[in-house]
RNA sequence: GGGGCCGUAGCUCUGUGGUAGAGCAUCUGCUUUGCAUGCAGAAGGUCCCAGGUUCAAAUCCUGACAUCUCCA
Numbered sequence: 001g002g003g004g005c006c007g008u009a010g011c012u013c014u015g016u017g018g019u020a021g022a023g024c025a026u027c028u029g030c031u032u033u034g035c036a037u038g039c040a041g042a043a044g045g046u047c048c049c050a051g052g053u054u055c056a057a058a059u060c061c062u063g064a065c066a067u068c069u070c071c072a
Base pairs, nucleotide, nucleotide: 001071002070003069004068007065010024011023012022013021018055026042027041028040029039030038049063050062051061052060
C1' cells in the first nucleotide's frame, strides 16, 4: 500500500425495513440468626461516526474511523 471480517447495555451475544431484546454482572425488596441459593422488581442503549435510499433504517447503499486478520 491492497483485500477480508467485525463495531448493538459494564461483558458475551440475538435481532433479514415497522416500539431495542436475552444471559451474566450491578442496585432494591422478600426469604435466612447471617452468607450463599432462590423469588420479585429496577436502573443501564443518541445500535462507532457522517451522508444517501425509503412513509419508515440497528437492518439496505456509500464514505470515514477503530479492532482483528491475509497478501505485498
The prediction has a mean pLDDT of 81. Transfer RNA from Podarcis muralis, 72 nucleotides, folded computationally. Its Rfam family is "tRNA". Its family is annotated with triplet codon-amino acid adaptor activity in the Gene Ontology. Rfam's curators write: Transfer RNA (tRNA) molecules are approximately 80 nucleotides in length. The sequence is in RNAcentral, with records from Rfam.